Model confidence (mean pLDDT): 84 of 100. Large-subunit ribosomal RNA, domain I from Syntrophaceae bacterium UBA4767, 596 nucleotides, folded computationally. It was read from a public genome assembly. Its Rfam family is "Bacterial large subunit ribosomal RNA". NCBI's taxonomy places the organism under Bacteria, Pseudomonadati, Syntrophia, Syntrophales, Syntrophaceae.

Context: one part of a larger RNA
RNA sequence: GGCGCAGGGUGGAUGCCUUGGUGCCAGGGGGCGAUGAAAGACGUGGUUAGCUGCGAUAAGCUUCGGGGAGCCGCUAAACAGGCUUAGAUCCGGAGAUUUCUGAAUGGGGGAACCCGGUCCGUGUCAUGACGGAUCAUCUGUUACUGAAUACAUAGGCGGCAGAGGCGAACGAAGGGAACUGAAACAUCUCAGUACCUUCAGGAAAAGAAAGCGACAGCGAUUCUCUGAGUAGUGGUGAGCGAAAGGGGAAGAGCCUAAACCUACUAGGCGUGAUAGCCCGUGAGUGUUGCAUAGUGGGGGUUGCGGGGCUUUAUUGGAGGGAGUUACGGAUUCCUCGGAAAGUUAUAAAACUUGUUCAUAGCUGAAUCUGCUGGAAAGCAGAGUCAUAGAAGGUGAUAAUCCUGUAGGCGAAAUGAACAAGUCUUUCUGGAUAAAGUACCCAAGUACUGCGGGACACGAGAAAUCCUGCAGGAAUCUAGGAGGACCAUCUCCUAAGGCUAAAUACUUCCUGGUAACCGAUAGUGAACAAGUACCGUGAGGGAAAGGUGAAAAGUACUCCGGGAGGAGAGUGAAAUAGUACCUGAAACCGUGUGCCU
Repeated sequence: GGCGCAGGGUGGAUGCCUUGGUGCCAGGGGGCGAUGAAAGACGUGGUUAGCUGCGAUAAGCUUCGGGGAGCCGCUAAACAGGCUUAGAUCCGGAGAUUUCUGAAUGGGGGAACCCGGUCCGUGUCAUGACGGAUCAUCUGUUACUGAAUACAUAGGCGGCAGAGGCGAACGAAGGGAACUGAAACAUCUCAGUACCUUCAGGAAAAGAAAGCGACAGCGAUUCUCUGAGUAGUGGUGAGCGAAAGGGGAAGAGCCUAAACCUACUAGGCGUGAUAGCCCGUGAGUGUUGCAUAGUGGGGGUUGCGGGGCUUUAUUGGAGGGAGUUACGGAUUCCUCGGAAAGUUAUAAAACUUGUUCAUAGCUGAAUCUGCUGGAAAGCAGAGUCAUAGAAGGUGAUAAUCCUGUAGGCGAAAUGAACAAGUCUUUCUGGAUAAAGUACCCAAGUACUGCGGGACACGAGAAAUCCUGCAGGAAUCUAGGAGGACCAUCUCCUAAGGCUAAAUACUUCCUGGUAACCGAUAGUGAACAAGUACCGUGAGGGAAAGGUGAAAAGUACUCCGGGAGGAGAGUGAAAUAGUACCUGAAACCGUGUGCCU
C1' cells in the first nucleotide's frame, strides 16, 4: 500500500409523520370608498426584537347577549404587578375612539413631511402659541350678481345633490397585432384572439317579430343536447363552418310617440259685435276668441290591421261640487261604497307583526378487571350503548376516557327571505256591437349609388344587418321580408323605450370531498416569505420542518482558558443531549486478519 472483517467520524438519502398546499363540489356573499376605502408609515405592552391586535381612549373603551373558572395574544420562558362567582379572560351583535400618508380634496411636496386662510374658544399686558370646525376640482340644479355692449350673454359668487379611487374572474362597447399554419408567401389563417381604453352589474348582454318557415305551420329572449363537421364557404389550398326542425332548462309580458279633447305659457292676428262663452229657448257677458309653437293632463299602442272622430243601439251603485244664468239634457271633478292588483319589469315609499335562516352557543347513550409493558387504547375475561361503529386526541391500535358524532334545542342586537296587515295604485268613472269618415300609425328615416365593415358566406348570382359621402319616399288602395331580380302567394308592421328566470364567473366566508402532494414534493412561501438577499428601477427572489409521552433539557464532582469531554443523575431509550427520530452513499480515520 491492497483486499477483507469490526467499530467510528462526516454527511443527510431513505422510511415514518404533518401544522401547509392542490383540484373539485355545495351553500352564502358578490362589493368597499369624501361618514375618507384598498394599501401603508409611525406609534402602542411594566420590562418588547419580530409577528398579531389596536390607534394618543392605542394587545384596548362602552353596551347588549353567550359562557362559567380561571386570566393578563404568539415566538417564549421569566421577574414585577394586577383582574376574577358583585361573573373576569374568551366568543358573538351594536356603538365609541380611530395619529400621519394614500382618490387625498386648504396650498405645497422628494408619500407618511412642510406652510396657511376664515370663524369660535383657551392662553398672554400684547404678539407669538395651542384646541375645535371649515376652506380642492368637476357635473347637474337653483338663487344672487354681472363685462366689452342697451337688453342680454360670457364670467363671478353662494345653497343643494352627485362624482372622483380600489377590487380576482365573469359582461358590454370603442380600438386592435404578430409569431404561427398554409410544409416558401401576398388573399387567407392565427383572430376580432392577445393587448390597450371606457363603462356597468351581481350577473351583464339579449328580448316580446317589419321573425322563422314553406303551401304544413310555429309564435319574445337566453342556455343546452342534437341536426352536423351536414348545407355551404375557401389562393375550392390551409382551413373556416351555419340555420330551420326535434329533445330539454326556464318562462312574463308591458309602456310611450301620433290622430283627438283640454289647461297653461309665448309672440302674432282680432276691437265694440258678426268671433266666443257645452246643446235648445230667453236673458246676459265683453277679448273671454282664432291659428302657430312649446309644456302638462286625458286618450291610444295594433297585423283575423289597430286607433281617432261622427252617428245609432244595448247596458251602467250612491252622494256632492263646477262652468254667466232659468229649465231640461249632456259633460267633467271629488267623496263614499264595491272589485282587483302590488313594490324583480308593466307606478311607488315606509312601517308593524309573525315564521324561517345567518352572525355566539347548549344538550347529547354506553366499561370494568387481569396480563405484558415505561405507558394500554394491545391480549384475555365479563359487559353496555347505538337515529351516535364520522373523525381527531389521549404515554402503542379506544363506539363505550376527552373533544365530538346521530338526534334535539337556542338570540338581547343586527341582517336576509317569506307571509299577513297598515299602505299604495287601478277599475267601477265606462263597456259592447254596427255603420260611416279617411284624421293618425315613429323622416333626412326606409331605399338607391359609391366606399367599407358584420353576417359560417373571401364581391361572388349575394339576399340580410351596420354606415362615411351623395341623392332621397310612402301612411293601410300603405310599407318590409321570404338569399340577385320580377309576378303570384305567404309572413310580418322598421325608423321610441322597459323587462325576472333559465346562462357566465369566484377576490371573499362556511362546509364537504379526493385511486391529489407529503418537505428537492405540494403554493414562491408547512419555519421572521413575497421575508432575507440582488437590482438605480421596472423587477427578480431563496434556503430553512421532526429531542422526548413528559424538559424530567444532565444537580454535584473531575480534565480544560474555553470549546469539548469523563463520571454521576433523568429517561423505556442519551449512539433520543437543544449540532437532538430513522441515519444510506460518496469521503476520512481507528483496530485487526491475510497478501505484498